A computed fold for a 368-nucleotide RNA from an Alphaproteobacteria bacterium, annotated as Bacterial RNase P class A.
RNAcentral holds the sequence, with entries from ENA.
Rfam family: Bacterial RNase P class A. Its family is annotated with ribonuclease P activity, dimeric ribonuclease P complex and tRNA processing in the Gene Ontology. Rfam describes the family as follows. Ribonuclease P (RNase P) is a ubiquitous endoribonuclease, found in archaea, bacteria and eukarya as well as chloroplasts and mitochondria.
A source record names the gene rnpB.
The model forms 96% of the base pairs in the Rfam consensus.
């Protein structure tokens, strides 16, 4: 100095004069909800976006099992949990620094590899080599090293060996099996044996671990107002057993079959036990408060851990709007300003992103 990788920080700054929204405080109105004015303070993001995950919180729900369905997907740790973050193992990409993995299992089964090719599970013989026979076209055996076509051709290099090849033999690698060593663990390492199950795909079906209530602030509570416990239509049923009262009809209690309650069935529960289920009409109300912001909360010190992160101590309040608040004017600076506005709230992850700045790292070039 030049390219490059990986983590972070910022996102105009600074002042005047007015507006706005709001916690608190004081002061006057009002009976009371409330209103009015005054004063300290506070007021959109790193992604507020997508609404893709996980949760808190509200409310609802019958507990177990089994099947069905969804959801993850190497080990191992972190956290309120996750598909999320750390750490590590493997594979692949890169001179490296790093990055990418929908990372369990193809010897349980099915299914697929189009086209081109001679042939992609009945694997097979298109140039081609070789051996016989033939004058020669050929013709028969033999062969899968070499061309070719293809994403992918009887693991791959080498030596030997044949008529000419071939794991046909041999070295090495591969791939499987067995022991043993390291490592918690994914896995690595090391010895022995076996010519060795055509290759691939599982973000094809499937198989094996694991793991799973629902709905969602438009959830929900409280108040005040009004209205029609309304209509019409179809399924199942209305049965049995028993105690009381009664002259009967009946009436009232208990029980039971049966009926509802989950995605299905079982076995339990609840409730009804003469209703109940199920579709359609039709009618009020949709005003107001509350939920609504002190938290798995911010910051900085110090201990633990490689680290994600945890403990600790001090400190500190940092938006609650409600058709939806920060806007207008001006003075100076210079990075001439990009992506884009909170609506129950945190934690992630994806996506956009103008310029500015920092830290480490890794390749080049030069000089000492």
């Nucleotide at each position: 100095c030049c390219a490059g990788a990986u983590g972070g920080c910022u996102g105009g700054a600074u002042g005047g004069u007015c507006g706005c929204u709001u916690u608190c405080u004081c002061u006057c109105c009002g009976c009371a909800a409330g209103g009015a004015g005054a004063g300290c303070g506070a007021g959109a993001g790193g992604a507020a976006a997508g609404u893709c995950c996980g949760g808190g919180c509200u409310c609802c729900a019958u507990g177990g099992a089994a099947c069905a369905g969804g959801a993850u997907g190497c080990c191992g740790g972190g956290u309120a949990a996750u598909g999320c973050c750390c750490g590590g193992c493997g594979a692949g990409g890169g001179u490296g620094a790093c990055c990418u993995c929908a990372g369990g299992g193809a010897a349980a089964g099915u299914g697929c590899c189009a086209c081109a090719g001679a042939a992609a599970u009945u694997a097979u013989a298109c140039c081609g080599c070789c051996u016989u026979c033939g004058c020669a076209a050929g013709a028969a055996g033999g062969u899968a090293a070499g061309g070719g076509u293809g994403a992918a051709a009887u693991g791959g290099u080498g030596c030997g060996g044949u008529a000419a090849g071939a794991g046909c033999g041999c070295a090495c690698c591969g791939c499987g099996c067995u022991u043993c060593c390291g490592g918690u663990a994914a896995c690595g390492g090391a010895a022995g044996u076996g010519g060795c199950a055509g290759g691939g795909u599982a973000a094809a079906c499937c198989c094996c671990a694991u793991c799973c209530g629902g709905a969602g602030c438009a959830a929900g509570a409280c108040c005040a107002a009004a209205u029609a416990g309304g209509g019409a239509u179809g399924g199942c049923g209305u049965g049995c057993c028993u105690c009381g009262c009664g002259c009967a009809a009946g009436c009232g209690g208990g029980g039971u079959a049966g009926g509802a309650g989950g995605g299905u069935u079982c076995c339990g529960c609840u409730c009804u036990g003469a209703g109940u289920c199920a579709u359609c009409c039709g009618g009020g109300u949709a005003g107001g408060u509350c939920g609504c912001u002190a938290g798995a909360g911010g910051u900085a010190g110090c201990c633990g851990g490689u680290a994600a992160c945890g403990g600790u101590u001090a400190u500190c309040c940092c938006a609650g709007a409600g058709g939806a608040a920060u806007g207008a004017c001006u003075g100076u600076c210079c990075c001439c300003g990009a992506c884009a506005g909170a609506a129950c709230c945190c934690g992630g992850c994806u996506u956009a992103u103008a310029g500015g700045c920092c830290a480490u790292c890794u390749g080049g070039c030069a000089u000492u």